[in-house]
RNA sequence: UGAUAGAGGUGCGAUGCUCAUCAGUACCCCGUCCAUGCGGAGCAGGAACUCCGGGUGGGGGAAAGGGAAUGUCGCCGAAGCUUGAACCGGUGCCUGCGCCGCUUCCUGCUGGGCCGUCGGAGAAGAUCCGCCGGACUGUCACUUAUGUGGAGCGCUAUCA
Repeated sequence: UGAUAGAGGUGCGAUGCUCAUCAGUACCCCGUCCAUGCGGAGCAGGAACUCCGGGUGGGGGAAAGGGAAUGUCGCCGAAGCUUGAACCGGUGCCUGCGCCGCUUCCUGCUGGGCCGUCGGAGAAGAUCCGCCGGACUGUCACUUAUGUGGAGCGCUAUCA
């Protein structure tokens, strides 16, 4: 230097099922009151086609996304975040831009989970993400001891 195997532990990701939340919300039906326009449906242009008001009483009443428990599967840069690009889908129709989402490639950061402050995402006091701080933990280096420091481009074993 290369190949193979392996370790960290409340370890990582995907997914099935159940449950709560979302929410008595959206939406639907019946009634009632107000309104009924040179208006609105991200921006610009086009087309001039499609759709569209609000309150209140009653009767019905979700889902997606996000999560928890548990099972299964794949794993140990597992994976997460991030920079840029391309493709595809959505944003009523067409073009461009913007926004949202997926996939692939690329840039950089993070050893790991936990706790706390702050910020962001989120319907949320759930949960997730990021900076910083803290102790812990695995690992290596230094060290008499105690301890200090580094980073996964690391560490351990075997083989060449």
The RNA shown here (Lysine riboswitch aptamer) has 160 nucleotides and comes from a pig gut metagenome. The RNAcentral record of the sequence draws on MGnify. Its mean pLDDT, the model's own confidence on a scale to 100, is 80. The model forms 100% of the base pairs in the Rfam consensus.